[in-house]
RNA sequence: UCGACAAAGGCAAACUCUCCGAAAGGGGAGGACGCAAAGCGCAUGGGCCUGAAACCGGACCGCCGAUGGCGGACCCGGAAUGGCAGCCACGUUUCCGAA
Numbered sequence: 001u002c003g004a005c006a007a008a009g010g011c012a013a014a015c016u017c018u019c020c021g022a023a024a025g026g027g028g029a030g031g032a033c034g035c036a037a038a039g040c041g042c043a044u045g046g047g048c049c050u051g052a053a054a055c056c057g058g059a060c061c062g063c064c065g066a067u068g069g070c071g072g073a074c075c076c077g078g079a080a081u082g083g084c085a086g087c088c089a090c091g092u093u094u095c096c097g098a099a
Stems, first nucleotide, its partner, number of pairs: 002097002010035002015030006033086001039092003044089003047084003053081001055078004060072005
């Protein structure tokens, strides 16, 4: 470097219960579809998911010193300060040993 119907061990998708969260999603327990890094990363680059609050824009309503300004419950859109890492790279560490 590579990865076998090898050996030993490891991780654990869906789903169920429970807790946290607005949501995406996450923790724990059970459970195994899979995985040779399905170990790790202040997640470094891309990608994907969510949009409560704050923020920006629109619509609407009100007020004023009015082609503008200010304010406002609800509504629509945008947008990560939120997530995923079992979507792909990258970096880094690492068990075993047939061809």